[in-house]
RNA sequence: AUAAUUUGUAUCUAGGGUUCCAGCUCUUUGACAUGACUGGGUGUUUGGUCCGAGAGAUACAGCCAGUCGAUUUCUCACAUCCAGAAAUACUGGUUCACGGAGGGAUAAAAGCCCGGGAGGC
Numbered sequence: 001a002u003a004a005u006u007u008g009u010a011u012c013u014a015g016g017g018u019u020c021c022a023g024c025u026c027u028u029u030g031a032c033a034u035g036a037c038u039g040g041g042u043g044u045u046u047g048g049u050c051c052g053a054g055a056g057a058u059a060c061a062g063c064c065a066g067u068c069g070a071u072u073u074c075u076c077a078c079a080u081c082c083a084g085a086a087a088u089a090c091u092g093g094u095u096c097a098c099g100g101a102g103g104g105a106u107a108a109a110a111g112c113c114c115g116g117g118a119g120g121c
Stems, first nucleotide, its partner, number of pairs: 001006001007061006015051002020048002022045001023042004029036001062094005070088006096116001098119001102114003
């Protein structure tokens, strides 16, 4: 802001660090070389695994409203007409959103969580 709902999950991305893998580097073992092995350092290492958006994307589901035009079931009534509820189906909607510091988790950090917070308009 809207008549009402204004939600959840998955995949991906912006972004993130360094448990693991790898890279680079030092070191141990080996007669030498190549390579391998052991232990460390480094994320100011492009990377793989991993984390990952309220205000990013996509998809699925859920939710809200309407129609009586249709079908089925149930209830009331039942001579007839009529009413209500549920399910299926159909149509539309699910908006808007500037935002610290600080703290927390994980190995560690972050548009993750505190948080549509404090504050601002």

A computed fold for a 121-nucleotide RNA from Leptolyngbya sp., annotated as Guanidine-I riboswitch aptamer. The model forms 96% of the base pairs in the Rfam consensus. Taxonomically the source falls in Leptolyngbya (Bacteria, Bacillati, Cyanophyceae, Leptolyngbyales).